The RNA shown here (c-di-AMP riboswitch aptamer (ydaO/yuaA leader)) has 144 nucleotides and comes from Neomoorella humiferrea. The source organism's lineage runs through Bacteria, Bacillati, Bacillota, Neomoorellales and Neomoorella. The model forms 92% of the base pairs in the Rfam consensus. The sequence is in RNAcentral, with records from Rfam. Model confidence (mean pLDDT): 83 of 100.
RNA sequence: UCCACCAGAUCGCCGAAUUUCCUCGGUGGGAAAACGGGGGAACCGUUUUUCUGGGGUUAAUCCCGGCAUUGUUCUAGAUGCCGGGUAGGGCCAUCCUGGGUCCGCACCCGUCAGCUAACCCCGUAGGCGUGGAAGGAGGUGGAA
Numbered sequence: 001u002c003c004a005c006c007a008g009a010u011c012g013c014c015g016a017a018u019u020u021c022c023u024c025g026g027u028g029g030g031a032a033a034a035c036g037g038g039g040g041a042a043c044c045g046u047u048u049u050u051c052u053g054g055g056g057u058u059a060a061u062c063c064c065g066g067c068a069u070u071g072u073u074c075u076a077g078a079u080g081c082c083g084g085g086u087a088g089g090g091c092c093a094u095c096c097u098g099g100g101u102c103c104g105c106a107c108c109c110g111u112c113a114g115c116u117a118a119c120c121c122c123g124u125a126g127g128c129g130u131g132g133a134a135g136g137a138g139g140u141g142g143a144a
Base pairs, nucleotide, nucleotide: 001143002142003141004140005139006138011129012128013127014126018033019032020031021030022029023028034124035123036122037121038120039119044114053112054109055108056107057106062085063084064083065082066081067080068079069078070077088103089102090101091100092099094137095136096135097134
């Protein structure tokens, strides 16, 4: 310099949710590391909030419209469902650009918590299966 490859299931994705050790005949029980979360001083912040309750995990918040229920003199408000957006988040298998695509749930505390060193406490689930359009960088192998 040129050519080829960087697409796979013992693999990959979301998520903190993995690994090791001890005990038990075994189901089970326990411990440590690692990762994740909560509570908790000073200083700082809030000086206003308390049924219009408040707060936490999570990307999962907020807005508009419609329907129904509750309520109501009528409205307002609240709850549920549906539709459209949205803060925010994931994937497209080295990275970036660009493009495409999807999610935008749910649960918990229990009247109560700003931040927060020491310290204290808790979790280690569950659920899935992506390109075959492009450019650049990088890596691997081969040849000259």